[in-house]
Context: one part of a larger RNA
RNA sequence: AGAUGAAUGUUGGAGGCAUGCUUAACACAUGCAAGUCAGACGGGAAACACGGGAAAUGGUGUUUCUAGAGAUGGGCGGGUGAGUAACGCGUAAGAACCUACCCUUGGAAGAGGAACUACAGCUGGAAAUGACUGCUAAUACCCCAUAGACUGAGGAGAAAAAAGAGGAAUCCGCCCGAGGAGGGGAUUACAUCAGAUUAUCUAGUUGGUAAGGCAAUAUCUUACCAAGGCAAUGAUCAGUAGCUGGACCGAAAGGAUGAUCAGCCACACUGGGAUUGAGACAUAGCCUAGACUCCUACGGGAGACAGCAGUAGGGAAUUUCCCAUAAUGGGAGAAAGCCUAACGGAGCAUGCCACAUAAAUGUAGAAGUCGCACGGGUCAUUAACUUUUUUUCCUAGAGAAGAAGCAAUGACGGUAUCUGGGGAAUAAGAAUCGGCUAACUCUAUUCCAACAGCCGUGAUAAUACAGAGGAUGCAAGUGUUAUUC
Numbered sequence: 001a002g003a004u005g006a007a008u009g010u011u012g013g014a015g016g017c018a019u020g021c022u023u024a025a026c027a028c029a030u031g032c033a034a035g036u037c038a039g040a041c042g043g044g045a046a047a048c049a050c051g052g053g054a055a056a057u058g059g060u061g062u063u064u065c066u067a068g069a070g071a072u073g074g075g076c077g078g079g080u081g082a083g084u085a086a087c088g089c090g091u092a093a094g095a096a097c098c099u100a101c102c103c104u105u106g107g108a109a110g111a112g113g114a115a116c117u118a119c120a121g122c123u124g125g126a127a128a129u130g131a132c133u134g135c136u137a138a139u140a141c142c143c144c145a146u147a148g149a150c151u152g153a154g155g156a157g158a159a160a161a162a163a164g165a166g167g168a169a170u171c172c173g174c175c176c177g178a179g180g181a182g183g184g185g186a187u188u189a190c191a192u193c194a195g196a197u198u199a200u201c202u203a204g205u206u207g208g209u210a211a212g213g214c215a216a217u218a219u220c221u222u223a224c225c226a227a228g229g230c231a232a233u234g235a236u237c238a239g240u241a242g243c244u245g246g247a248c249c250g251a252a253a254g255g256a257u258g259a260u261c262a263g264c265c266a267c268a269c270u271g272g273g274a275u276u277g278a279g280a281c282a283u284a285g286c287c288u289a290g291a292c293u294c295c296u297a298c299g300g301g302a303g304a305c306a307g308c309a310g311u312a313g314g315g316a317a318u319u320u321c322c323c324a325u326a327a328u329g330g331g332a333g334a335a336a337g338c339c340u341a342a343c344g345g346a347g348c349a350u351g352c353c354a355c356a357u358a359a360a361u362g363u364a365g366a367a368g369u370c371g372c373a374c375g376g377g378u379c380a381u382u383a384a385c386u387u388u389u390u391u392u393c394c395u396a397g398a399g400a401a402g403a404a405g406c407a408a409u410g411a412c413g414g415u416a417u418c419u420g421g422g423g424a425a426u427a428a429g430a431a432u433c434g435g436c437u438a439a440c441u442c443u444a445u446u447c448c449a450a451c452a453g454c455c456g457u458g459a460u461a462a463u464a465c466a467g468a469g470g471a472u473g474c475a476a477g478u479g480u481u482a483u484u485c
Base pairs, nucleotide, nucleotide: 002484003483004482006481007480008479009478010477013355015353016352017351018350019349020348021314027311028310030309031308032307035072036071037070041068043066044065045064046063047062048061049060050059052057079267080266081265088192090190091189092188093187097184098183099182102180103179104178105177106176107175110144112142113141119134120133121132123130124129150157151156164171165170193239195237201229202228205227206226207225208224209223210222211221212220242264243263244262245261246257248255249254269290270289271288272287273286292303293302294301295300320346322345323344328342329340330339331338358388359387360386368379370377393422394421395420396419397418398417402412429474431472432471433470434455435454436453440469441468442467443466450457451456
């Protein structure tokens, strides 16, 4: 000198862009963050319309809402870095695998059945939430039939399906194959911090045979057999740490780092477990054991912000309980419409970049300050004065692009921008001045009070402390501290 997710003293006009709990993976009040489909299904409710009836009331149609049961999505998106020194990550390779939705392509959907919610009745419980009896529908469930795919050396064996909408054309689904794309799971080689004041470690351990198991290979698991396997090219042990693309410094070599953005991994109060499913050992799903908080009629229950805001605490320190689905993307839906704290924006502060705080004229070198050898000198063309301009500012009017070509649809936002009017008007500080290091004098103090990054300064003439005048380099900043090169 550079850099920073910085902090802090002091000061502060306005704009664009980026960034914002580095500490307690500490505890969390409140609200929201994942739903959607009535065009698969049986009910229930409401409104409107039209008939019937003397009336009570009953029927039909349309529209809307929906607890249930069904389908699909909640394995994406968002957060965090605790753990992990490991095929976790990175680079490269091959083979023994799976793949919902999507694309291409070849076939097939025939005939039947039994239930269970909701509902009705009854009943337990403070609640959470149940028990029993009865009815009922389906794209829910089951059986039969059929099968260029599966298994098997062969004989042979076992295995599917669902409808719905529409006046129709047709559309959209279901089942069995083959291929693709994208995604994922395993394997291998190399590479990946420091410690020997850690030298041996290992018993499913290393290999084989036979079984089991998995989508798949495999000591992945079991039984038996053998006694192997790793290690000074550092095993094991203990410490620290998410890895990378990158970003910072440096001419490079290299050093230090892994915030934001992107890829991968791991985690979801702390352990353990499976269920469903194409995919999870899932967590705004379940079961279980803990610790903690809350409710309770003491019998029993409820919860998990490392989602977005926000609170307490810790800390030198880190934001609003904001707006909108207009755009982009995602989910379900035939669509309309719905959901989306992803995302797009605004707010606050931190950094970077560009802008302003006026411009020209002006010597009687004005008043005043400081200083003086008392003549001058200096601040100083600085000011006033005169002339001009209006970026900003105030005010009035116009007013976007971003919308995706029928139209409609804009949170930001009456924002950006443009035009008219007004008036120099609304806008400068902090640090330093002994040398390093740009910038000097006076007064006061006198090894005192103080300064200081290093050398050092202060003992009665201090350019080094304090104040003043002046000066210097920066400038909406400027100094200090911390870390790193």